[in-house]
């Protein structure tokens, strides 16, 4: 070279929410392929305490991010 995915924004649907899934649409990605083992982050619904009944605020991951990083597991094309 041949292909591959596919970020914001918007739309419809799932969820408390983070964020998902789909479509449309490239910002990027050489593993932006799969794993939440480790460290980060983001969210706090149910639980806890607090204030105080109208609700409010605080802890709190079992919830999310694999497109924050490490780690692990597979692996496609071409050249050599």
């Nucleotide at each position: 070279a041949g292909g591959g995915c596919a970020a914001a924004c918007c739309c419809a649907c799932c969820g408390a929410a983070a964020g998902g899934u789909g479509g449309c649409g490239a910002c990027g990605c050489a593993a932006a392929g799969u794993c939440u083992c480790c460290g980060g982050u983001c969210u706090a619904a149910a639980g806890a305490g607090c204030c105080u009944u109208g609700g409010g605020c605080u802890c709190c991951a079992u919830g999310a991010c694999a497109g924050c990083g490490g780690g692990a597991c597979c692996g496609c094309c071409g050249a050599a």